Annotation:
The prediction has a mean pLDDT of 83. A computed fold for a 478-nucleotide part of an RNA from a metagenome, annotated as small-subunit ribosomal RNA, 3' major domain. Rfam family: Bacterial small subunit ribosomal RNA.
[in-house]
Context: one part of a larger RNA
RNA sequence: UGACGGGGGCCCGCACAAGCGGUGGAGCAUGUGGUUUAAUUCGAUGCAACGCGAAGAACCUUACCUGGGCUUGAACUGUGGUGGACGGUCGUAGAAAUACGGCUUCUCCUUCGGGAGCCGCUAUAGAGGUGCUGCAUGGCUGUCGUCAGCUCGUGUCGUGAGAUGUUGGGUUAAGUCCCGCAACGAGCGCAACCCCUAUCCCUAGUUGCCAGCGAGUAAUGUCGGGAACUCUAGGGAGACUGCCCCGGAAAUCGGGGAGGAAGGUGGGGAUGACGUCAAGUCCUCAUGGCCCUUAUGUCCAGGGCUACACACGUGCUACAAUGGAUGGCACAAAGGGUCGCGAAACCGCGAGGUAGAGCUAAUCCCAAAAAACCAUCCUCAGUACGGAUUGCAGUCUGCAACUUGACUGCAUGAAGUUGGAAUCGCUAGUAAUCCCAGAUCAGCACGCUGGGGUGAAUACGUUCCCGGGCCUUGUACA
Numbered sequence: 001u002g003a004c005g006g007g008g009g010c011c012c013g014c015a016c017a018a019g020c021g022g023u024g025g026a027g028c029a030u031g032u033g034g035u036u037u038a039a040u041u042c043g044a045u046g047c048a049a050c051g052c053g054a055a056g057a058a059c060c061u062u063a064c065c066u067g068g069g070c071u072u073g074a075a076c077u078g079u080g081g082u083g084g085a086c087g088g089u090c091g092u093a094g095a096a097a098u099a100c101g102g103c104u105u106c107u108c109c110u111u112c113g114g115g116a117g118c119c120g121c122u123a124u125a126g127a128g129g130u131g132c133u134g135c136a137u138g139g140c141u142g143u144c145g146u147c148a149g150c151u152c153g154u155g156u157c158g159u160g161a162g163a164u165g166u167u168g169g170g171u172u173a174a175g176u177c178c179c180g181c182a183a184c185g186a187g188c189g190c191a192a193c194c195c196c197u198a199u200c201c202c203u204a205g206u207u208g209c210c211a212g213c214g215a216g217u218a219a220u221g222u223c224g225g226g227a228a229c230u231c232u233a234g235g236g237a238g239a240c241u242g243c244c245c246c247g248g249a250a251a252u253c254g255g256g257g258a259g260g261a262a263g264g265u266g267g268g269g270a271u272g273a274c275g276u277c278a279a280g281u282c283c284u285c286a287u288g289g290c291c292c293u294u295a296u297g298u299c300c301a302g303g304g305c306u307a308c309a310c311a312c313g314u315g316c317u318a319c320a321a322u323g324g325a326u327g328g329c330a331c332a333a334a335g336g337g338u339c340g341c342g343a344a345a346c347c348g349c350g351a352g353g354u355a356g357a358g359c360u361a362a363u364c365c366c367a368a369a370a371a372a373c374c375a376u377c378c379u380c381a382g383u384a385c386g387g388a389u390u391g392c393a394g395u396c397u398g399c400a401a402c403u404u405g406a407c408u409g410c411a412u413g414a415a416g417u418u419g420g421a422a423u424c425g426c427u428a429g430u431a432a433u434c435c436c437a438g439a440u441c442a443g444c445a446c447g448c449u450g451g452g453g454u455g456a457a458u459a460c461g462u463u464c465c466c467g468g469g470c471c472u473u474g475u476a477c478a
Base pairs, nucleotide, nucleotide: 001478002477003475004474005473007472008471009470010469011468012467013466015462016461019426020425021424022423023422026317027316028315029314030313031312032311033310034308035307042053043052064303065302066301067300068299069298070297076126077125078124079123080122081121082120083119084118087104088103089102090101091100092099093098107116108115109114128292129291131290132289133288137286138285139281140280141279142277144275149188150187151186152185153184154183155164156163157162168179169178170177194269195268196267197266199237200236201235202234203233204232205231209226210225213224214223215222240263243257244256245255246254247253319419323378324377325376326375327374328373335366336365337364340359341358345354346353347352385416390411391410392409393408394407395406396405432454433453434452435451436450437449438448
């Protein structure tokens, strides 16, 4: 100087407390451990691994296993030799890769010697490796933590390591600001500048809008028209403790008030200092070293990654009456669409099919929002709760749904009556609850990412648990 303390002081955080809802019990989905297996490819392992890499394993992917093949190789660059346009198509064997054969085709330039391009064969220098080492590395990322810290120049003090500044008194979300002070300044962080959102104004007015006027319809901005309103998207205004009162030595600041759409960082996002964990990643990529080179490379078929006594994590659905069922009837936002979204109409109980209007989309489509609301039934039961499991019959995608897809109909109708010890999230348009869309994607979503609808309760307080910041103290630790 740090680190540590079941030392002290001050302070903060959904850290506790006060509340609301969960997990832990059940069934299923998914990931992991374990076990099994020819293989169940590999990585991630307290917080910070475990719906994680994977924004989507039937083939492919695929790295694993079994079997069948190849060896200048599946892809790439060059050189020597040699042959032929490239290509198209058919057949035989085979699981295919591949091997063999038939038919067809005959580029451009030319000094007619040949040359160029492309495709084979052969030889060769390179190739290739998701093989090892993340403890050789770059890059990227997690975490402490959006915590308020981490440092430097000059000066001063100290023999020196170092100290000071950065400590102190106030204050703040903040090393934020003020005052004081052997310090005076500065840098990286904080804040602000950026984006979205909440109010208003200006500009613009189609594909969006419709107040007033007219026309028309069973009905609809449907039409003429309008530019007010909503909205769209570009520019601006607005919030700064600016004004008033109180507290305070004063300043910073704190409390209250006015005005205001918004008030003291308005709400949300992006943004992550010096560093820590030899944290993670050699399987994104790049790369040193090592290793393989008729194989640890590469092609193909089938299988596996989907196994199942069990254990754990994360979720979904429930156990019901604030509910379930049937019928009626409203109100979104944000997205996506031409190898695409696909309307009306018709067929089917349904998944879906036929059909193909319109749309390169503020125009058309996906598209029905759902919870809510109204009416009726059920009356506390393993039920008109719950839907697992299983049987049969189907639909769709795709070369192909056996291993191993999703969905539909009929039948079946399991566990489950609110969950031990323990444990998680959340402070407001939040929790809870309800739907919608997108990426990936042929198909496949209870996951993920976004969007809106309805919309709470509680916070006395900081004694305690956890984590963190500053000062101080002890130490046989570094």